Description:
The prediction has a mean pLDDT of 80. Predicted 3D model of a 111-nucleotide RNA (SAM riboswitch aptamer (S box leader)) from an uncultured Acidimicrobiaceae bacterium. It matches the Rfam family "SAM riboswitch aptamer (S box leader)". Rfam links the family to the GO term regulation of gene expression. Of the family's consensus pairs, 89% are formed in the model. The sequence was found by an Rfam model in a public genome assembly.
RNA sequence: ACAUCAUCAAGAGCGACUGAGGGACGGGCCCGUUGACGUCGCGGCAACCAGAGGAUGUGUGUGCACCAGUGGCGCACACACCACCAGGUGCCAAUGCCCGAUCGAUGAGGA
Numbered sequence: 001a002c003a004u005c006a007u008c009a010a011g012a013g014c015g016a017c018u019g020a021g022g023g024a025c026g027g028g029c030c031c032g033u034u035g036a037c038g039u040c041g042c043g044g045c046a047a048c049c050a051g052a053g054g055a056u057g058u059g060u061g062u063g064c065a066c067c068a069g070u071g072g073c074g075c076a077c078a079c080a081c082c083a084c085c086a087g088g089u090g091c092c093a094a095u096g097c098c099c100g101a102u103c104g105a106u107g108a109g110g111a
Stems, first nucleotide, its partner, number of pairs: 002110001004108005013042005021031003025100004043092003048088002053085002057081008066072002096103001
């Protein structure tokens, strides 16, 4: 770089450095020397993946123990589920800022 699938109206910012452009693209409209964009640090949001690290809980099964015994309760183990923390990512101006397009971004698995 490629194809597939899912999501994109919610949510979440401070500091340091730097210094002129930035919001992908076209048009618009915005942000920006009262320092944007970016990088780094810390913090946060979210829940795509994973959950085989730690914890809690639910269900089923097996074994053991107990009782007032067609049952009940407890413990241990196995399997399945759940998904709190940790983990892999992502994100933290504006509905993907709006409109457009054979557009883009992110995640997951694939080749």